[in-house]
This record gives sequence, C1' cells and structure tokens, in this order.
RNA sequence: AGCGGGCCAGACCGCCGCUGGUGCGAGACCCGAAAGGGUGCACUGGAGGAAGGUCCGGACUGCACAGGGCGGCGCAGCAGCUAACGGCUGUCCGGCGUGAGCCGAGGAUCAGAGCAACAGAGACGAGUCGGGACGGGAUGCGCGCAAGCGCAUUGCGUUCCGGGUGAAACGGGCAAUCUCUGCGCGCAGCAACACCAAAUAGGCCGGCGAUGAUGCGGCCCGCGGAGCCGGCGGGUAGGUGGCACCGAGCCGUGCAGCGAUGCACGGCCCAGAGGAAUGGCGGUCACGGCGGCGCCUUCGCAAGAAGGACCGCCGCACAGAAUCCGGCCUAUCGGCCCGCUUCA
Repeated sequence: AGCGGGCCAGACCGCCGCUGGUGCGAGACCCGAAAGGGUGCACUGGAGGAAGGUCCGGACUGCACAGGGCGGCGCAGCAGCUAACGGCUGUCCGGCGUGAGCCGAGGAUCAGAGCAACAGAGACGAGUCGGGACGGGAUGCGCGCAAGCGCAUUGCGUUCCGGGUGAAACGGGCAAUCUCUGCGCGCAGCAACACCAAAUAGGCCGGCGAUGAUGCGGCCCGCGGAGCCGGCGGGUAGGUGGCACCGAGCCGUGCAGCGAUGCACGGCCCAGAGGAAUGGCGGUCACGGCGGCGCCUUCGCAAGAAGGACCGCCGCACAGAAUCCGGCCUAUCGGCCCGCUUCA
C1' cells in the first nucleotide's frame, strides 16, 4: 500500500416512568349484555447486526388433491451440506490481478425455429461479382437435297477457381430469443386459522291475532288497524387463543470431516406489544472533533514548530421486534483483533 476473516456498537450509578412473566394480596372496585379486559405490592426479563427491503427457502394453518395428459414458473460445471433454498462448502474450467485473492447468467447449436449494426452483389435463406469446364435450349450465319454438323451470341443447370466486404460468406456464432434435456414447485397466507359471542336486519319452527293482537307509562274506557311474542341456527361488531412456546434454540468442550456441517456430553431459559412497551433526566468515566489566556517536555541562537496535561463547547452512526426460523441484499459514525500478500 493492499487482501481475507472475526468482533464492539459507549460503561457505571441515582431518580422517575412504560411493558411481559412469576409470586403475594384482594376476591373488592371499574368497563362490558356476555365473552372477556383493567386497577395494587414485591422480584425479575425487556431490540438488532442488520430488528430494515420483503427478494428466496421452510415451519405452522386453511382449502384442494386416485391416476394420467397439456400448460406455467424456477434452477443449471462436478461433488457435497441442509428441514429447505436461487443459500453455504470443496473442487474443475474461464476471466482479472505481480500477489494475497476476486468475479462468472459455466447443461445442450450432429432435434427444430429465430437473430446479427456498418461494410458488402449477397447475412442465415440460399446463392453469385468475375473467369473456366461440362450438359442440354433458343437465335443468327455457313455447309448439306434432307436428317444433321460446325461456328458465334444469349440466357439456364451442375461443378471448380479467384478477387473484394465483413466479427462471421454451403461455414461458424448467439440458448442473457424461442426451444430441448435434467431436477424442483398445488394455491393462499397469522388480516392464515380455531373458539366465545351482542345490537340491527334477514331465515326456520312454534304460539297469539280483523271475534281487533302488539302499541298509546299499571288498569278501565277510548284511539288505532297488522302484525306481535318465544325458541333455534349462521354470519358481523367485540373478545380470546394462535403468540413467545424446550426451540431446525443459545453457550462451552470433545470427536468425525479439507470444509460447509454432523454427533456426543455438560450448562442455560433469553423481549413480546396489539394505535403497538423497551424511555427520560442528572452525575462520573471513556472515545472523536474544534478552540483556548496560561503551564510542562522536546527541537531551535532566535522567531517559532511538534507533543502532553488542563479547561470549555460540540458530537457519538445506520436504524425500532409485530407468527416464528434459515439465508440473500441494502444501510452503517468511530474503532479493535487475527491471518496473509506486495514494495521499500
């Protein structure tokens, strides 16, 4: 000067709050028709390496699903790891770099189709710019009684040679165009889904009702004129569970393996809301930047320069869990550690 990998993401104390769990107390009060929720005290837990983007893969849940065919989507050297993957590991090949290393959309163009700027006569289809050879055709001329023969010209077919254009011209390229081959994939997602469960409207059943029901505050009169009452069941609002949980869990050691990873043993329990907690204030110390009358050290004859202590001010990133987990990608002030390369 670089390459690869790992780690931290201010520390401690005090006060005041928010929220989960456990225990105790109470069994009282508040909200609600109910279901259910809330209110006290103590102890204890309380964001991340990316919690982010929601790009892949799974767990879980509901629906669908005999089998076959057609279609769609994704992946792609080879071998392996894994619950699974488009992830990871090892390795081959190709490219870049002096190197440590980094990158790769690396199956197939003897199945078929499609495509190629400019130049060039012609660009994916076969053909042809010039010339030669062969074959047969037409026209003209000459010879011949005729059939026909010879010569010339013209265009056609087959084949060969040569020049030029261009990355590429009966020979290749592109599969990051369709396609083919192999493998994988049912669809939707926690606003999934399950349970409890109003009001209103509608449904079903039963009863009452023009011999006047229900209603008009209880009764009578009166008014009025077609519904009323009860039960059941489904859905919605609302509530609870899912949901924080012993789990593809975390830490340590050992063994197997080059490694990803697996196995064994020991230890640990580690956020969980639901308009959404995880915070605020003060102090001390640490880190970084800026400034400073004066002080100290070093260099210097001096002017001055560098460093240190002290004081003051400012800053401390990216970013906030929302069913959970494994990845990828992206963002990130400032630092620390390990291994390696190149140059001096």
Molecule: Bacterial RNase P class A
Organism: soil metagenome